Transfer RNA from a Thermoguttaceae bacterium, 73 nucleotides, folded computationally. It matches the Rfam family "tRNA".
[in-house]
RNA sequence: GUGGUCGUAGCUCAGUUGGGAGAGCAUCGGAUUGUGGCUCCGAAGGUCGUGGGUUCGAGCCCCAUCGACCACC
Numbered sequence: 001g002u003g004g005u006c007g008u009a010g011c012u013c014a015g016u017u018g019g020g021a022g023a024g025c026a027u028c029g030g031a032u033u034g035u036g037g038c039u040c041c042g043a044a045g046g047u048c049g050u051g052g053g054u055u056c057g058a059g060c061c062c063c064a065u066c067g068a069c070c071a072c073c
Stems, first nucleotide, its partner, number of pairs: 001072007010025004019056001027043005049065005
């Protein structure tokens, strides 16, 4: 330099045909308990790497770009 995969909550990830942004763990509050843990209930937490484009509508499609990894040269 060329090609490919990945980037979504603090962490690990799902979202497979374009229409509700989610799960588990962690955090906070409550219930239970003599205290703690376990268990149960609830809450908060996201500009979906970034910038554009297409579309009535984009995590998803297109282009560029940044980062990580892989292959080739």